Predicted 3D model of a 79-nucleotide RNA (c-di-GMP-I riboswitch aptamer) from Desulfuromusa sp. The organism belongs to Desulfuromusa, within Bacteria. It was read from a public genome assembly, where an Rfam model found it.

RNA sequence: UCUCCGAAAGGGCAAAUCCAGAGAGAUCUGGUGGCGCAAAGCUACGGGUCCUGAUUUUCAGGAUAGCCGGGUUACCGAA
Numbered sequence: 001u002c003u004c005c006g007a008a009a010g011g012g013c014a015a016a017u018c019c020a021g022a023g024a025g026a027u028c029u030g031g032u033g034g035c036g037c038a039a040a041g042c043u044a045c046g047g048g049u050c051c052u053g054a055u056u057u058u059c060a061g062g063a064u065a066g067c068c069g070g071g072u073u074a075c076c077g078a079a
Base pairs, nucleotide, nucleotide: 005077006076012037013036018031019030020029021028022027035066041072042071043070045069046068047067048064049063050062051061052060053059054058
């Protein structure tokens, strides 16, 4: 120094709930909050789940990255 890995410190993210708003819906945005997270950064590529529509053994469009993989970038450095 790199990889695996995850002690410490600094900082980071932010589940449920409630409030306001957007959407037909899944869901999203802001505030509140602090369950958790070492990629809970980014990316819908594969699978899953959810919503909508149709000519419904399926197909199309959408949502979810805090469901799991893949890809990609990254802070710190004890064992």